[in-house]
RNA sequence: AGCUUAUCCAGAAAGACCGAGGGACCGGGCCCCAUGACGUCUUAGCAUCCUAUCCUGUUCGCAGGGUGUUGUGCUAAAUCCCUUCUCGCCUCGUGUUACAACGUGUGCGGGAGAAGAUAAGUA
Numbered sequence: 001a002g003c004u005u006a007u008c009c010a011g012a013a014a015g016a017c018c019g020a021g022g023g024a025c026c027g028g029g030c031c032c033c034a035u036g037a038c039g040u041c042u043u044a045g046c047a048u049c050c051u052a053u054c055c056u057g058u059u060c061g062c063a064g065g066g067u068g069u070u071g072u073g074c075u076a077a078a079u080c081c082c083u084u085c086u087c088g089c090c091u092c093g094u095g096u097u098a099c100a101a102c103g104u105g106u107g108c109g110g111g112a113g114a115a116g117a118u119a120a121g122u123a
Base pairs, nucleotide, nucleotide: 002122003121004120005119006118007117008116013043014042015041016040017039021032022031023030027082028081029080044075045074046073049071051068052067053066054065055064056063057062079115084112085111086110087109088108089107090105092103093102094101
């Protein structure tokens, strides 16, 4: 690298170095960036996945909560947004006596998926 499970609209930045692009990927949009982005290091912080401990409940499998810490992770924007499928609404068109039905879209909203990230486990 692969596989399984869970989570991904919350939270948390300063300094030093570097010097041109960066936000994973094709395309589209939007944004950050010489008032120095991205990246690296240091310090600080956030979270609570793993871990320690305490409390409560328990169907004894666990569940919820508090505190601390280790291993990680994270500290612009929802995983920045869309992309594939689907549902509802709306617009416009076809159609109908009127409906129905069908199509349409830089339109609005929901669900699923794909891809990705992180953790725990597995071989």
Molecule: SAM riboswitch aptamer (S box leader)
Organism: Cyclobacteriaceae bacterium